[in-house]
Model confidence (mean pLDDT): 76 of 100. Predicted 3D model of RNase P RNA and transfer RNA as a complex of 458 nucleotides.
RNA sequence: CGAGUUGGUCGGACGAUCGCUGGCGGAUUAAAUUGCGCGAGAGGAAAGUCCGGGCUUCAGAGGGCAAGGUGGUCGGUAACGCCGACCGAUCGUGAGAUCAGGGCAAGUGCAACAGAAAGUAAACCGCCGAACGGGUUUUUCGGUUACGAAGAAUUGCGUGGUAAGGGUGAAACGGUGAGGUAAGAGCUCACCAGCACGCGCGGGUGACCGGUGUGGCUGGGUAAACCCCACCUGAAGCAAGGCUAAACAGAAAGCAGCGGUUGCUCGCCGCGUGAUGACUUUCGGGUAAGCUGCUUGAGCCCAUCGGCAACGGUGGGCCUAGAUAAAUGAUCGUCCUCGGCGUUGAGGCUGAUGACAAAACCCGGCUUACGACCAACUCGUUUU
RNA sequence: GGUCGUGUAGCUCAGUUGGUUAGAGCGCGUCGCUGAUAACGACGAGGUCCCAAGUUCGAAUCUUGGCACGACCA
Repeated sequence: CGAGUUGGUCGGACGAUCGCUGGCGGAUUAAAUUGCGCGAGAGGAAAGUCCGGGCUUCAGAGGGCAAGGUGGUCGGUAACGCCGACCGAUCGUGAGAUCAGGGCAAGUGCAACAGAAAGUAAACCGCCGAACGGGUUUUUCGGUUACGAAGAAUUGCGUGGUAAGGGUGAAACGGUGAGGUAAGAGCUCACCAGCACGCGCGGGUGACCGGUGUGGCUGGGUAAACCCCACCUGAAGCAAGGCUAAACAGAAAGCAGCGGUUGCUCGCCGCGUGAUGACUUUCGGGUAAGCUGCUUGAGCCCAUCGGCAACGGUGGGCCUAGAUAAAUGAUCGUCCUCGGCGUUGAGGCUGAUGACAAAACCCGGCUUACGACCAACUCGUUUU
Repeated sequence: GGUCGUGUAGCUCAGUUGGUUAGAGCGCGUCGCUGAUAACGACGAGGUCCCAAGUUCGAAUCUUGGCACGACCA
């Protein structure tokens, strides 16, 4: 200098004027209101609504089945499918990255086309040979001939052996060498690779790593296929829920049972119970106003201690939006950043108003969108 | 704000144990029939299966993330 990897920080700054939404103070008013002063007013993602929790209601949330989810180990946490460290596999020269990372050696299923065969394997080509059948040639014997019997040689046509080689496919049942054989083959042996089982073996909390013995065991892929194993999950969501006001139209069913907020069932609970009700359920109709829930919270910042880290303990300091058709804006000035013009360079001129994007009950995460800067590390090239 | 659903040709829709090549009707184009048109007949074109990544030998189909559209809830 070039190409990358990982992590972190910030998200224009200051001032003035005019507005908008809450809060507090003191005026005004019977009250609403009005105007005055002070102070506050979007994000790292406020987004997607994908996980987890708080909170609220159902009933205080209990058992079984079903359904759904998660899936290396150990930790962190209120909890998680999140985070940290480590282990293993794969990818990368490397810094590093990715992993739905339990089980296909429980059972069932699936694999189009091609191919002989797609799973307790299989014989298309090839290779093998004479055990059986058949064919051909020949010898001997019997027979006048036809022919018959026995033997020998040959032949791979049929029955057959063979998974070393070819070809098909995404995938074809360990590799190399030797022995062996008709030809071959873990058929046998040596070495290597893997697997299973074992070990009062060594290290580690553990996943796992290493060692050692036995067994020719070589049992392919797929569980983001059904399924099995372990663990987790009651349901709904602030348009929940509570209070007030306003408005409206009823209909059907039930008569001792009905209901309990998205499967079934048991248990439990609520209302009702000798009744026609101010009863219960379902459907339909009406309203779209106000108050509450509502913002102090697993909160933020700093220091210190423990821990590799995620995170936790202790001490001190701080208060930091609450709108409801929805406020958080506009203009001007100075500076910063970036783009363009110009210059040897600086000063200068001009533009962008400056990426993604706007809270709606609140938190912890993840994912997605996006601008700029910084640090550490890796590889390559050149120079010293 | 919250809860669900859908996305395949110009339009309306099929497409399931994942398997060659994604189909149907209407519409469109060319030719035939007719004096001409319609209807009819023959042939044909037309697809990012919403997008991206993953699982698998193989994805419209399974999984995850994103985008667009629609419905419902006081």